RNAcentral holds the sequence, with entries from ENA. Predicted 3D model of a 1486-nucleotide RNA (small-subunit ribosomal RNA) from an uncultured prokaryote.
[in-house]
RNA sequence: GAGUUUGAUCCUGGCUCAGGAUGAACGCUAGCGGCAGGCUUAACACAUGCAAGUCGAACGGUAACAUUGGUGCUUGCAUCAGAUGACGAGUGGCGAACGGGUGCGUAACGCGUAUGCAACUUACCUCUAAUUAAGGGAUAGCUCAGAGAAAUUUGAAUUAAUACCUUAUAAUAUCUGUAAAUCGCAUGAUUUUAAGAUUAAAGAACUUCGAUUAGAGAUGGGCAUGCGUGAUAUUAGCUAGUUGGUAGGGUAAUGGCUUACCAAGGCAACGAUAUCUAGGGGGUCUGAGAGGAUGAUCCCCCACACUGGUACUGAGACACGGACCAGACUCCUACGGGAGGCAGCAGUGAGGAAUAUUGGUCAAUGGACGCAAGUCUGAACCAGCCAUGCCGCGUGCAGGAUGAAUGCCCUAUGGGUUGUAAACUGCUUUUAUACAGGAAGAAAAAGGGGUACGUGUACCCUACUGACGGUACUGUAAGAAUAAGGACCGGCUAACUCCGUGCCAGCAGCCGCGGUAAUACGGAGGGUCCGAGCGUUAUCCGGAAUUAUUGGGUUUAAAGGGUCCGUAGGCGGGCGAUUAAGUCAGUGGUGAAAGUCUGCAGCUCAACUGUAGAAUUGCCUUUGAUACUGGUCGUCUUGAGUUAUGGUGAAGUUGCUGGAAUAUGUAGUGUAGCGGUGAAAUGCAUAGAUAUUACAUAGAACACCGAUUGCGAAGGCAGGUGACUAACUAUAUACUGACGCUGAUGGACGAAAGCGUGGGGAGCGAACAGGAUUAGAUACCCUGGUAGUCCACGCCGUAAACGAUGGAUACUAGCUGUCCGGAACCUUGAGAGCUCAGUGACUAAGCGAAAGUGAUAAAUAUCCCACCUGGGGAGUACGGUCGCAAGACUGAAACUCAAAGGAAUUGACGGGGGCCCGCACAAGCGGUGGAGCAUGUGGUUUAAUUCGAUGAUACGCGAGGAACCUUACCAGGGCUUAAAUGUAGUCUGACAGCUUUAGAGAUAGAGUUUUCUUCGGACAGAUUACAAGGUGCUGCAUGGUUGUCGUCAGCUCGUGCCGUGAGGUGUCAGGUUAAGUCCUAUAACGAGCGCAACCCCUGUCGUUAGUUGCCAGCAAGUAAAGUUGGGGACUCUAACGAGACUGCCUACACAAGUAGAGAGGAAGGUGGGGAUGACGUCAAGUCAUCACGGCCCUUACGUCCAGGGCUACACACGUGCUACAAUGGUGAGUACAGAUGGUUGCUACUUGGUGACAAGUUUGCUAAUCUAUAAAACUCAUCUCAGUUCGGAUUGAAGUCUGAAACUCGACUUCAUGAAGUUGGAAUCGCUAGUAAUCGCAUAUCAGCCAUGAUGCGGUGAAUACGUUCCCGGGCCUUGUACACACCGCCCGUCAAGCCAUGGAAGUUGGGAGUACCUAAAGUCGGAUACCAUUAAGGAUCCGCCUAGGGUAAAACUGAUAACUAGGGCUAAGUCGCAACAAGGUAACC
Repeated sequence: GAGUUUGAUCCUGGCUCAGGAUGAACGCUAGCGGCAGGCUUAACACAUGCAAGUCGAACGGUAACAUUGGUGCUUGCAUCAGAUGACGAGUGGCGAACGGGUGCGUAACGCGUAUGCAACUUACCUCUAAUUAAGGGAUAGCUCAGAGAAAUUUGAAUUAAUACCUUAUAAUAUCUGUAAAUCGCAUGAUUUUAAGAUUAAAGAACUUCGAUUAGAGAUGGGCAUGCGUGAUAUUAGCUAGUUGGUAGGGUAAUGGCUUACCAAGGCAACGAUAUCUAGGGGGUCUGAGAGGAUGAUCCCCCACACUGGUACUGAGACACGGACCAGACUCCUACGGGAGGCAGCAGUGAGGAAUAUUGGUCAAUGGACGCAAGUCUGAACCAGCCAUGCCGCGUGCAGGAUGAAUGCCCUAUGGGUUGUAAACUGCUUUUAUACAGGAAGAAAAAGGGGUACGUGUACCCUACUGACGGUACUGUAAGAAUAAGGACCGGCUAACUCCGUGCCAGCAGCCGCGGUAAUACGGAGGGUCCGAGCGUUAUCCGGAAUUAUUGGGUUUAAAGGGUCCGUAGGCGGGCGAUUAAGUCAGUGGUGAAAGUCUGCAGCUCAACUGUAGAAUUGCCUUUGAUACUGGUCGUCUUGAGUUAUGGUGAAGUUGCUGGAAUAUGUAGUGUAGCGGUGAAAUGCAUAGAUAUUACAUAGAACACCGAUUGCGAAGGCAGGUGACUAACUAUAUACUGACGCUGAUGGACGAAAGCGUGGGGAGCGAACAGGAUUAGAUACCCUGGUAGUCCACGCCGUAAACGAUGGAUACUAGCUGUCCGGAACCUUGAGAGCUCAGUGACUAAGCGAAAGUGAUAAAUAUCCCACCUGGGGAGUACGGUCGCAAGACUGAAACUCAAAGGAAUUGACGGGGGCCCGCACAAGCGGUGGAGCAUGUGGUUUAAUUCGAUGAUACGCGAGGAACCUUACCAGGGCUUAAAUGUAGUCUGACAGCUUUAGAGAUAGAGUUUUCUUCGGACAGAUUACAAGGUGCUGCAUGGUUGUCGUCAGCUCGUGCCGUGAGGUGUCAGGUUAAGUCCUAUAACGAGCGCAACCCCUGUCGUUAGUUGCCAGCAAGUAAAGUUGGGGACUCUAACGAGACUGCCUACACAAGUAGAGAGGAAGGUGGGGAUGACGUCAAGUCAUCACGGCCCUUACGUCCAGGGCUACACACGUGCUACAAUGGUGAGUACAGAUGGUUGCUACUUGGUGACAAGUUUGCUAAUCUAUAAAACUCAUCUCAGUUCGGAUUGAAGUCUGAAACUCGACUUCAUGAAGUUGGAAUCGCUAGUAAUCGCAUAUCAGCCAUGAUGCGGUGAAUACGUUCCCGGGCCUUGUACACACCGCCCGUCAAGCCAUGGAAGUUGGGAGUACCUAAAGUCGGAUACCAUUAAGGAUCCGCCUAGGGUAAAACUGAUAACUAGGGCUAAGUCGCAACAAGGUAACC
């Protein structure tokens, strides 16, 4: 820096990623070289070999080898000689304490750094001085004799030394001790000096190397001290040699190091003690740095060497490849006893994700010994293995377009990409291969020669020596020849398409992807990033300002302690003097080397290495400065306090006292209910309640005043009054003189509830009981009612103890209330201003994520304290402290999630609020729901009952016409390219048709016969090529189209402004409207889609026109009729106009506008009706109208045929028709429409038939011409309330019509038959005027029709609306929200199931540390000693102290495990309820 909480936003906050690193491991892959690195685990166990020897110039010697000599002789064998080179074993010296390994232990003077030793030591080395005298006895070896399996060992004899001992000499050594001087902070040191005592030696082949004493140096070591160097306080007290002193002992040396005695100290909140973890440093990784993490390789220090203890030797060890003892383990054994220690180099087993060769050489460097040659050296130098890392090189370069072929993709006649990539042409040869040459590292020592000269030393010359290695390097040859992979491609994050799969398989670092079009899985093509590597995993730092010193926070996100007092501590007013601790500057020392950084240099470069410098921010020393801080001294008054005089208040404690109300008791009056609720009931009451009156008693609380009032540190405090106590505040002088602020640990106070003891108890009232409510109701409501509430004393110590805001000080714009005081003013008032201390409201700047805060800060600064670091687990567990208990305080982890959260925004929602509208309710009219039938749906049935539509917004819907067809369904029979159309080519004039046979038909067979032409062709057919077909799936891939909210009034944009932003404003407010309609106001001004208007029909009038329409007047004419002449007046037709705009009046109003039975007018406030449907919602409907992506079928899911089905029928629902009758039925008679249709048609008229209908060589009409009966209504008659003269279902018979065909399955007619039904339960629908209701007519589809449907048309023609409380739907504003797939939302707890980790637990079993007692090896030390001994040195033995280890005992601490048990977390749709979020339906919460 990015991703991730949200619908979106800002913030808080966690999780995750991109970077770097590694002693790494794993997966895939692999050409070469250089330089590095390589058991992080079991300090687990180890076979085998090697890793420390050397010196014969210390010694006695001679086992092996060689030389020489001798002897024997078989002439190549035996033997002799320490004579020579040498040398096994041995004595002796030096070394073995270095080098090499490991990190167990250790939280320590262990390490780092800086000092000190006046308290010490140092073999080998260097320098200086001196010495190196005289003697002695042993012993190993060897030889002999034994024991034993072995390891080993005993005895006897003999022998040497640079082994050992005695003596001499001796000092500047050591000890005793005299005197003096100088120095030091001190103990004391140094120098000089008189005297006394004590202690040395070694030689060797002799140029040299040694030995002894003393001093000095160098080097190494020891000791002491300051400072620094982990975690845990759920470890708070620890310590008896402990702290100090004196004296002895011990040590190289100081010291309780040790012993005796004396004193009682010492350490600790600046963290003692305990527990856990850990080698420390230079450095390494990361980081801008500060830091954080780490301590492999290399260097320094420490510790350790199977575990524990112990000393010996030695200059040095308490000793890795030495000793003794104990223990565990392993091995050998003849069972008696012995041996061993790879954390040296290789190597083995084991463990583990994991780490190499039982290699070469001492050539170089270094070490031990030696005079030296030299020997030894798993130190070291090399090689081997491993991409473990870093660095370098290569796998070719140039040209080459028909942009080849393959592959892949696409919008597919073609294009894109792979891709200059390949082929092909030319060039080069690093590397690899072959051959040839071939280093540096080597300089010495020693040998030989020479020079200087001084027996020896220095220098010169010469010669010798290479593990690596025939390696590095160089040359030659041939030829592109020998050499590329890994991961990734949804976002973060560079890189995209196809196929497969279908919440499967799988992916995943986080968010997340996968349920049929996956750039996220798997494969492919292509691409991206790195490249001999690439990825993954693990770990560390970074990003993370996410522990914040640099550099964070605490009103609401996590976080201010409930409040005050006060200890330690931290911080602290003015002036002056002094000091120099902090601070600042300079100086000196140190800060190892390597490393890092810089310059230069060497390997061809680089890595790597060399060299020089810088740096090493630190510590110590010393000199100076003195502003600030600190220390000391003096002084001041403004901070703080004291005093005086007033004032204030529900401040506290404790007495006394008052009235109202309530309850109870007594008495009276009085009578049937009272009480309670949403409604009731329980309860009380005729034994007299409630009500009312009087009196009495009791306890608790204090109406009015009373208020953003006052007081108090907070909790808290309220009738009146007395006493005592404290506080605050104003004013004023005087006094003290910084006495202050904060405050860990600590102390005091601390609501309510609760606990203990004793009182008290009216009302209220947990628990409890009863009554209701309810599905239940362990609740809400009601009736009762115990603890408690009250008092005294004692506990508890917590609250949403809140301003969710710690205390103190200072400073920074205003305005306006109120409370307690004060001084001054004049107008003396309920005055107006000023001011101190409080308490409120608003607001500027600033701050803040925002809300907000804003002198009472959350602004600006300083000081001190407290607290926070993702959510859950959890304020839980364990431990501890407190408490009588309840519980409080302190306070984790495992595990789990990717969020949890704050503020604000837009919506949606609310059993929130306000305003408004709608046939929404109300007021009315008529229905549905009951009956029969029609029709659609569900269900059932079926071979099939094709498919779709399903709350409103499916159900007389798609279908505006299912007998066949339609038709998509079923059973059966066939076909495999048929049909249609188009284009192009070829051919033909026949196919087709007709007749006939078989068949259910499709189809198959047989027969028959036929084009036109203007000659261009047309037509028809065949054939070829191209493009099949699918009512199969997906409406959740789509287009188009439709429904609904809703004809509701809304939905947006540009610019500006406001806000960090999402967003807001505009669109809100006040009015008004049918309307976001208009007006006014206004940080908005305008605009768009909607509203309205424009369009159509209708209502009035006019103009024009006058046929097919009309007929007033004139004329003709008929039985009658615009029938005819004629006319345009009227009606009408159909084109154009007019008209209506709140225009006028009155009232109200700023205006918009509203009101008026206003006027006028045919029409009045949108005149009525239609068309017209904003942004969007419902993944709403439709792949079966059509179109279309993808998928699926291809002798079938295509297509043809005939038959059946879509019409089934115990049932349920929707929509309708007809009725139940008299506002009616029947019969007869008489009127009046509009719209529309008509030549395969509508039909007049006439005739026939009861009728449906039929017939006519009939009539009119391609329509304002002809045609299609209007019915209710009206008049008359009859019926008289009944299952009827209502109603017409059902059934029988006979017919008519359409049609190839009416069986399944048509309509209609006539006659006969005459079901149910007497107005319809709960519930529910439509309608506000030419509307409802009622009456008929027409049309589309159509051969006919199941039409009672749909769409239109006209006729007759009502009732009612007080009003907006309620139901439903909608609009605007506002409010709350934990909702945003948006309340059909979200979400809590028990129970049941599975999994996971954890707590408790009778117990079981381990671990480490300590205490007490018993025992005690080796060994030092002390003591003893009668044994050995050869003078000495010594040896052996015994006792004691201490002690590793072992045993016993009781506790504590800490693990593992456990029947059972507790809660917690997670889990796809389990059970029960519905606690929270809205007034969440009883406000929520502590």
Rfam family: Bacterial small subunit ribosomal RNA.